[in-house]
RNA sequence: GCUGAUGUAGCUCAGCGGUAGAGCAGCUCACUCGUAAUGAGCAGGUCGUCGGUUCGAAUCCGACCAUCAGCUCCA
Repeated sequence: GCUGAUGUAGCUCAGCGGUAGAGCAGCUCACUCGUAAUGAGCAGGUCGUCGGUUCGAAUCCGACCAUCAGCUCCA
C1' cells in the first nucleotide's frame, strides 16, 4: 500500500429503512436475623466521524478514523 471483518448503554451483544433494545453491572424500594441471594422499579445512548440518497437512516451509498485478520512492497 491492497483486501476483508468489526465499531450500538459502563461490559458482552441483538436490532439491518418506520418509537433504539436485552443480559450483566449501577441506583432506589421491598423481602430477610442478615446477605454478594430473591422480587419490584429507576436511570443510563452524538448507534465511530463527516457527507449523500429518502417523506423517514443505527440500517442503503461514498470518503475518512480506530481495532483485528490476510496479502504485498521496501529496508
Annotation
Transfer RNA from a Syntrophomonadaceae bacterium, 75 nucleotides, folded computationally. The sequence was found in a public genome assembly. Model confidence (mean pLDDT): 81 of 100. Its Rfam family is "tRNA". It is annotated as a transfer RNA.